A computed fold for a 145-nucleotide RNA from Arthrobacter sp. GMC3, annotated as FMN riboswitch aptamer (RFN element). The prediction has a mean pLDDT of 82. Lineage of the source: Bacteria > Actinomycetota > Micrococcales > Micrococcaceae > Arthrobacter. The model forms 100% of the base pairs in the Rfam consensus. Rfam family: FMN riboswitch aptamer (RFN element). Rfam describes the family as follows. The RFN element is a highly conserved domain that is found frequently in the 5'-untranslated regions of prokaryotic mRNAs that encode for flavin mononucleotide (FMN) biosynthesis and transport proteins. Gene Ontology term of the family: FMN binding.

RNA sequence: CACGUGCUCCGGGGUCGGUGUAAUUCCGAACCGGCGGUUAUAGUCCGCGACCCGAGCGCAGCCCACACGAAAGUGGAGGCAGCGCGCGGUUGAUCUGGUGAAAUUCCGGAACCGACAGUUAAAGUCUGGAUGGGAGAAGCACGAA
Numbered sequence: 001c002a003c004g005u006g007c008u009c010c011g012g013g014g015u016c017g018g019u020g021u022a023a024u025u026c027c028g029a030a031c032c033g034g035c036g037g038u039u040a041u042a043g044u045c046c047g048c049g050a051c052c053c054g055a056g057c058g059c060a061g062c063c064c065a066c067a068c069g070a071a072a073g074u075g076g077a078g079g080c081a082g083c084g085c086g087c088g089g090u091u092g093a094u095c096u097g098g099u100g101a102a103a104u105u106c107c108g109g110a111a112c113c114g115a116c117a118g119u120u121a122a123a124g125u126c127u128g129g130a131u132g133g134g135a136g137a138a139g140c141a142c143g144a145a
Base pairs, nucleotide, nucleotide: 003143004142005141006140007139008138010136015029016028017027018026030125031124032114033113034048035047036046037045043112044111052089053088054087056085057084058083059082061080062079063078066075067074068073094110095109096108097107098106116128117127118126
């Protein structure tokens, strides 16, 4: 220095005005940008994560045809909904000029995008799942090379 195991800690930002019975959701004007990678700094390149979907496996719960039994109960096809795990799927958006060895990343200009559920009225910015999960980052201990 890199690797393996365990543990600890960190790990997402952003609004005002107008109309209206009602909108931080409409209209106008603003504002925001997770993680790793990259010949050079990225919301828009290549990947990853969150949300959602699918079949599978595991765990525990409820209902229950039927069978056995004197009963208690035992077994149990099937059904319902839940949690976890890994796998697969789905998952938005950029051009142009300049500099340079190198930039869809920097500088100039002009654009664009943003899960799900909720709401007196349609949400990137409000509320909620979430004091959750998480890509990953840092540190400590041990191990072997």